[in-house]
Molecule: TPP riboswitch aptamer (THI element)
Organism: Motilibacter deserti
RNA sequence: GCAACACCGCAGGGGAGCGCUGCAGCGCUGAGAGUGCGGGAAGGACCCGCAGACCCUCGAACCUGAUCCGGAUCAUGCCGGCGCAGGGAGUCGGUCCAUCCUCGCGA
Repeated sequence: GCAACACCGCAGGGGAGCGCUGCAGCGCUGAGAGUGCGGGAAGGACCCGCAGACCCUCGAACCUGAUCCGGAUCAUGCCGGCGCAGGGAGUCGGUCCAUCCUCGCGA
């Protein structure tokens, strides 16, 4: 001096489903199942923006194929397949650092 992993910092990318129900709550999977503010004339639903939590950044975070296929379930993107399919945000900086290499010193 050099790797991976891990951690930190900055920057960036994402998703928020299903069931019961008295719509208040409860349950399933999951890291996370829409928390707060604002806007769409008003209320509900829904959508959008910002912030928060969580995950992820060379790849299974996430999206598409997909109103897909098989299995399970009250039900579901629940599980598996599809999948060495197509896309997808830093090959960032720092700390740590095995082996190895190099240099110096001593014997």